[in-house]
Molecule: small-subunit ribosomal RNA
Organism: Nicola tetela
């Protein structure tokens, strides 16, 4: 550092993926070790047990329990002694540990500040004199189940209280008043007061750090002030009482969310995420309130209430709070042992000993993460064996194994065995790390991937299934995408998913992006604020710069360097660190403050155009209408037409009159205007611009979020008008259908006046200012100079236009009116669709305008340019396409082909053109592939092995059978030899055979159209960012990219064309044959002739001409460019792959391909006199022929038989027919027409029932020239007419291939028009390319989501009621050791009782935010559903579009607007 994906391809624009780094992670699948860290992210959920804070007898007063001494006969006793449960006391439980539930806030970071507390700690100063009275332990009595309490009595203290003393404090009216202490086991701890220090902690303040404005106003102790209360302390902190303050678009309030930071993880950075483990701060402690004690708490292992849960109960009542460590349930995808020790580090008490510490140090458990380290090394080719592939050769695993030669980390065993412990002992860890010995390669490889991104390929098996997937996408019978297997590839004690960050993404863009057409410029001014801001000089130092200090804890992080064998971890030093707060300097630019100046901006004076507003008069031309006259049948309107109007007088004409709306000609790419927008003429009132002069003023500007005014058309209100038009609607037409286009009415509306709305493709789809950058040419309006005052010229200003340079831009463009090059403000965008939309707010009278989102889906949507293809776009041009002909198809019978029916089968394949007398140049058996039934299984045919065989191979009667076959009597060989055999035959067996069985979408070959159209591409060079252009395009010309001009091309290829056969003329040579000869009609082999060659003419043609048998490719073949149709054939032929193997093979018989309601398609005959029929009579050419043609003769009415001459053929075979000659039929279902049926025959053939053909005789059907449509042909052609032949026993042939023979019509000095093709150009939303492609509604299916009557919750607040504890105020009465007092009694002080406050209940109304819901509203998907055809082509009515109405739907119509 990039890649994939939109397209036929390009290029941008833009989104979706991927590759990488990371985690407290989780699942799968696998696991060898060690080291170092990590381990409930969820339910701040509920907890069982056991621990987690206690210590001190050197404060007391004791002496329950050990233990010892002593006393006692024994039982016991004595606090003596060590020591010590309980108690009073003092200290400590406010630290350490947990968690992240609240918290958006002085909580947190940073850097100030000042009104303050400080136990234990440290310095210093000063003192500790005198007295007093009481309460627990403890006895007794006694309540309760405990839980805990009560009455009386006894008693010490470093416990409480007085009084004194005052160095210091404190308070003050300056007079004074008021304050302290405690000892103890004594070299030590400790007690009191004061001052200061230090860790610490409290307040106070500048600035930083989240999302929302669909939250814009909030605020009543609230803002400030004076007292006064209160606190360790400032302060509305708290009351009283005075003022109305305060916050706010630089975001108050509200509302979601969240613990805040060192830092972590990515990142090149700047960023963006995160806040576990560690280290700072805060907050919490089952929820909620609350004070008490303290130096500190409103207190996690205190204390009171209240509220949920738990639990114990004698049911009277109690207990209880693991977010401490272990553990349990629960919840979850999911996170360890109810471990050892206080040996270390530290904490608590204590004089210490020492105790306490679930802090911490250790061990367990977990690949959970980083690092380390092994699973061996070396030789080893017969390339083993098995596997996999395989073109059968092989090639691959693969030096891999194995076999040989070695190690020994790791592993097992034993043995030794630390440091961690600062005099000595004293070690949970731990018999651990290490070490040393010994054994053996011994015990240790998985897991993903292989279609491209992305490194790896093959073989089965699966056949849109089963799967698979991050994106793009695979699978529908030859899947490197699925599954398996075999190879390969990446990582490896792990590797794959998954889930979340970051990057990658310049895709929110500070660095670092856009905005004509891609998403994006506000519809258009004005203008508050706010941002910006012109010269010069002085100050000032806020910003800015420079140095300097403070701070920025530690851990991290960079660098150096040391400890663990390395690393990971760690130990030490340096070092960076944005910032922040303080001093010093500096004055360039910013900012400020003074002063000046004139070129930005305004302003004067002259002049000037002009649809610039606004009111108010007036003009005349047209439509309608009314009244009258003329005048008479039609007008009117279309693509045609109806509807309408009109004999009641229309329309046309001619006169008045009336009314309302627009203002031809001037008129222009012209001009005003900020934009919407503005057009007869005058008058009046406004307001804007330009030109000259260079006269004042002296920075007075630019832009502008909100805010305000303006604002097409439709629409709305009210009250006028109402000629024309003209939504809606009426109604005739078109169509299938026409809620539409057309057509005839026609209402609101359009038009005033006043008030609303505020939208438009409101656009140049192009914000406003200003500076700057080549020309050229045209308009408007001013002006200078020249010219003569002019017509003209030359220059400069202001607007509006076209070209173009540079640049610029994806192009397309844009270019001084910038889309160029900078500078300032604003607006606006970030995939498509959902969605100009839903809720919510604001307007608005509705309509509706403004803000404006989410679930959900899609990988794409898009813009531009290229190529083709298509168009009911355009231009030019061919072609029997079309027109102009002839003759025909469609109508009947008949053949024959095909579909569809039927059948046991009616085999199969062709099936728009480009299938249908096509495969099939010949189905009775055969053929045959089909059906029916019979038979065979190494097989009807090939090759190979092995055995076998000599009366074998083969030939075969007899029987049976429908035939194959079956059975099998008798006959009976063959070739080579070295004489051993050997081959061939048959017979067995196993390899195989066989298949007209699938797939022409696996293929070769061959073939059809496009199309015998004139295309089609290539190297080179050019132009383009590219796909591509160019050449090939253009002006001419040609059948024809044929040939010329000209041209960023120049050249070439394969097509066009020649070159080849064949006809027509001529030679020459030859003479089987043919003719009587000798010739050369013939026959054939060879040449010759045509080439725009000559004449005119031209660039090239074209036209004409002359010779010629033939003339402008002379006619006719062969000959088919790149390329289309997955065209067409696996049934000609070859072939992959699958399938079948007593059968889908193979023999046979019979049957069927010939069926027949009917549809089609190609033909024959035909319907008549241009004929038929009879007679007579003329003239061919190809071509074939030995199981062949087959004469003459005979004979049959004929078919045809007998015959057998000639002929392997220029020698032999064969009637040509229509046509002329004549005769007859005379318009009729006939002397046309021959179908059908009868019957009687011939041939061939085994065999003509099913199923041949022919032939006589006899029946004589339909049909009288064919609806819509359709087909072939431009000359020897089309039509008529015979004739060979091919297949063939024979023929369903009327078919095909061939030959002659008679012989026409017509083509407009055509190309609208169907149809086909070339060729340029145009528009496209089409590229499976219009048989394209798409829009809405319906109807189903799933899913999310608005609305909604009603149901049910949360959460924060208000208003009433009532309040628990508890602080604090009051209170006659009651309690009342220390102090006063002689007592009386009082004083402090306690209980009760009482007042504010107030947790928390309870009403209530509302506000917010959910869930659920009958029923609705639209989206979003969703191989083949229904309606239409709205859109892309002029899409067939040009589209789009604000607005209005209408309609099943898409959509139509009016208005008015844009050109996309």
């Nucleotide at each position: 550092a990039g890649a994939g994906u939109u397209u036929g391809a390009u290029c941008c624009u833009g989104g979706c993926u991927c590759a990488g780094g990371a985690u407290g992670a989780a699942c799968g699948c696998u696991g060898g070790c060690g080291g170092c860290a990590u381990g409930c992210u969820u339910a701040a959920c509920a907890c069982a047990u056991g621990c987690a804070a206690g210590u001190c007898g050197a404060a007391c007063g004791g002496u329950a329990a050990c233990a010892g001494a002593c006393c006692u006969a024994a039982g016991g006793g004595u606090g003596c002694u060590g020591a010590c449960g309980a108690g009073u006391g003092g200290c400590g439980g406010a630290c350490g540990g947990g968690u992240g539930a609240g918290u958006a806030a002085c909580a947190c970071g940073u850097u100030g500040g000042g009104a303050u507390c400080g136990a234990c700690c440290c310095u210093a100063g000063a003192g500790a004199a005198g007295g007093g009275g009481a309460c627990a332990a403890c006895c007794a009595c006694a309540g309760g189940a405990a839980a805990c309490a009560g009455u009386g009595g006894c008693u010490a203290a470093u416990a409480c209280c007085c009084u004194a003393u005052g160095a210091c404090c404190u308070c003050u009216a300056c007079g004074g008043a008021g304050g302290a202490a405690a000892g103890a086991a004594a070299u030590u701890c400790g007690c009191u007061c004061u001052a200061g220090g230090a860790a610490g902690a409290g307040c106070c303040a500048g600035c930083g750090g989240c999302c929302u404005a669909u939250c814009a106003g909030c605020u009543a102790g609230u803002u400030g002030g004076u007292g006064a209360g209160g606190u360790a302390a400032a302060g509305g902190c708290u009351c009283a009482c005075c003022a109305a303050g305060g916050c706010u678009a630089c975001g108050a309030c509200g509302g979601g969310u969240a613990g805040g930071g060192g830092g972590c993880g990515u990142g090149a950075g700047a960023g963006c995420g995160c806040g576990a483990c560690c280290c700072c701060c805060c907050a919490c402690a089952a929820u909620g309130g609350g004070a008490c004690u303290g130096a500190g708490a409103c207190a996690c292992g205190g204390c009171c209430c209240a509220u949920a849960c738990u639990c114990c109960u004698a049911c009277g009542g109690g207990a209880g709070g693991c977010a401490g460590c272990a553990g349990u349930g629960a919840g979850g995808a999911a996170u360890a042992u109810u471990g050892c020790a206080c040996a270390a580090u530290g904490g608590g008490g204590g004089c210490a000993a020492c105790c306490c510490u679930g802090a911490u140090g250790c061990a367990g458990c977990a690949a959970u993460g980083c690092c380390g380290c092994g699973u061996g090394a070396g030789u080893g080719a017969a390339g083993a064996a098995g596997g996999c592939u395989u073109u059968c050769g092989a090639g691959u695993u693969g030096u891999a194994a194995a076999g040989c030669u070695c190690u020994u980390u790791u592993c097992u065993a034993a043995g030794u065995g630390a440091a961690g412990a600062g005099a000595a002992a004293g070690g949970a860890c731990g018999g651990u790390a290490g070490c040393u010995u010994a054994g053996g390669a011994a015990g240790a490889a998985g897991u993903c991937c292989c279609g491209g991104c992305u490194a790896a390929c093959u073989a089965c098996g699966u056949g849109c299934c089963a799967g698979c997937a991050g994106c793009c996408g695979c699978g529908g019978u030859a899947a490197a995408a699925c599954g398996u297997a075999g190879g390969g590839g990446g990582c490896a004690a792990g590797c794959g998913u998954u889930a979340u960050c970051c990057g990658g993404a310049u895709u929110u863009a500070c660095u670092g992006g856009g905005c004509g057409u891609a998403a994006a410029g506000g519809g258009c001014a004005c203008g508050c604020a706010g941002g910006c801001g012109g010269u010069c000089u002085g100050g000032u130092a806020a910003g800015u710069u420079g140095u300097g200090u403070g701070u920025g804890a530690a851990a991290g992080c960079u660098c150096c360097u040391g400890g663990c064998u390395c690393a990971a971890c760690u130990g030490g030093g340096a070092g960076a660190g944005g910032g922040c707060a303080g001093g010093c300097a500096a004055a360039a630019c910013u900012g400020c403050c003074a002063g000046a100046c004139u070129u930005g901006a305004g302003g004067g004076u002259g002049a000037g155009a002009g649809a610039a507003g606004g009111a108010a008069g007036c003009a005349g031309a047209a439509u309608c209408c009314c009244u009258g006259g003329u005048g008479u049948a039609g007008u009117g309107g279309u693509g045609g037409a109806a509807u309408g109007c009109g004999u009641a007088g229309a329309g046309a004409u001619c006169a008045g009159g009336g009314g309302g709306a627009a203002u031809a000609c001037c008129a222009g790419a012209g001009g005003c205007g900020a934009a919407a927008g503005c057009g007869g003429c005058u008058u009046c009132c406004u307001a804007g611009c330009u030109c000259a002069c260079c006269c004042c003023u002296g920075a007075c500007g630019c832009u502008g979020a909100g805010g305000u005014g303006c604002g097409a058309a439709a629409g709305c209100g009210u009250g006028g008008g109402g000629a024309g038009c003209a939504a809606a609607c009426g109604g005739g037409a078109u169509u299938a259908g026409a809620u539409a286009c057309c057509c005839c009415g026609g209402u609101a509306g359009u038009c005033c006046a006043c008030g609303c709305c505020g939208u438009a493709a409101a656009c140049g789809a192009u914000g406003a200012g200003u500076a700057c950058u080549a020309g050229a040419u045209g308009u408007a309006g001013g002006u200078a100079g020249a010219g003569g005052a002019a017509a003209u010229c030359u220059g400069g200003c202001u607007g509006u236009g076209u070209c173009a340079a540079a640049g610029c831009a994806a192009a397309c463009g844009c270019g001084a009116u910038a889309a160029g090059u900078a500078c300032u403000c604003c607006g606006c965008c970030u995939g498509g669709g959902g969605a100009c939309u839903a809720c919510g707010g604001u307007c608005g009278c509705a309509a509706g305008a403004c803000u404006a989102a989410a679930a959900c889906u899609c990988a794409a949507a898009g813009g531009a340019a290229u190529u083709g293809a298509c168009g009911g776009g355009g231009g030019c041009c061919c072609g029997c396409a079309c027109a102009a002909g002839c003759a025909g198809c469609g109508g009947a019978g008949c053949g024959u082909g095909u579909g569809g029916u039927u059948u046991a089968a009616u085999u199969c394949g062709a099936u728009g053109a480009u299938a249908c007398g096509c495969g099939a140049a010949g189905a009775a058996c055969c053929u045959u592939a089909c059906c029916u039934g019979g038979g065979u299984u190494u097989g009807a045919c090939a090759u190979a092995u092995a055995g076998g065989u000599g009366g074998u191979a083969g030939u075969g009667a007899a029987g049976u059978g429908a035939a194959a076959g079956c059975a099998g009597a008798a006959c009976g060989a063959c070739c080579c030899u070295u004489c051993g055999g050997g081959g061939a035959g048959c017979c067995u067996a196993u390899a195989c055979a066989g298949g007209u069985g699938u797939u022409g979408c696996a293929u070769g070959g061959c073939u059809g159209u496009c199309g015998u159209c004139a295309g089609c591409u290539c190297g080179u060079g050019u132009c383009g960012u590219g796909a591509g252009a160019u050449g090939u395009u253009g002006g001419g010309u040609u059948a024809a990219g044929u040939c010329c001009c000209g041209c960023a091309a120049c050249g070439a290829g394969c097509g066009c064309a020649a070159c080849c056969c064949u006809c027509a003329u001529u030679g020459u040579u030859a003479g089987u044959u043919a003719c009587a000869a000798g010739u050369g009609u013939c026959u054939a082999a060879c040449a010759a002739g045509a080439c725009a060659g000559c004449c005119a003419g031209u660039a090239a043609a074209a036209c004409g001409g002359a010779g010629g048998a033939a003339g402008g490719u002379g006619g006719g073949g062969a000959c088919g460019a790149c390329g289309u149709c997955a065209a067409g054939u696996c049934a000609g032929c070859a072939u992959g792959a699958c399938c079948u193997u007593u059968a889908u093979a193979u023999c046979c018989a019979g049957g069927g391909c010939g069926a027949c309601a009917c549809a089609c398609a190609c033909g024959c005959u035909a319907c008549a006199a241009u004929g038929g029929u009879c007679g007579g009579u003329u003239c061919a050419a190809u071509a074939g022929g030995g199981a062949g043609c087959g004469a003459a003769a005979u004979u049959g009415c004929g078919a045809g038989a007998u015959g057998g001459a000639g002929c392997a053929a220029a020698u032999c075979c064969g009637a040509a027919a229509a046509g002329c000659c004549g005769a007859u039929c005379u318009c009729a279902g006939u002397u046309c027409g021959g179908a059908u049926g009868g019957u009687a025959g011939u041939c061939u053939g085994a065999a003509a029932c099913u199923c041949g053909a022919c032939u006589g005789c006899c029946u004589g059907a339909a049909g009288g020239u064919g609806g819509a449509g359709u087909u072939g042909c431009u000359a020897g052609u089309a039509a008529c007419c015979g004739c060979a032949c091919g297949u063939c026993a024979g023929c369903c042939a009327c078919a095909g291939u061939g030959c002659g023979g008679u012989g026409a019509a017509u083509a407009c000095u055509g190309u609208u028009c169907c149809c086909g093709g070339g060729c340029c150009u145009u528009g496209u939303a089409c590229a499976c390319a219009c048989c394209g492609c798409c829009c809405g509604u319906c109807a189903c299916g799933u899913c999310a989501u608005g609305g909604a009557a009603g149901c049910u919750g949360g959460u924060a607040a208000c208003a009433c009621c009532u309040a628990a504890a508890g602080c604090u105020g009051g209170u006659g009465a009651c309690c009342g050791a220390a102090c006063c007092g002689a007592a009386a009694g009082g004083a402090a002080g306690g209980a009760a009782c009482u007042g504010u406050c107030u947790a928390g209940g309870g009403u209530g109304g509302g506000a917010u935010u959910g869930g659920u819901a009958a029923c609705u509203g639209g989206g979003a998907c969703g191989a083949a559903g229904u309606c239409g055809u709205a859109a892309c082509a002029a899409g067939g009515u040009a589209g789009c579009u604000g607005u209005a109405g209408c309609g099943g739907a898409a959509g139509c119509u009016g208005c008015g607007g844009c050109u996309g």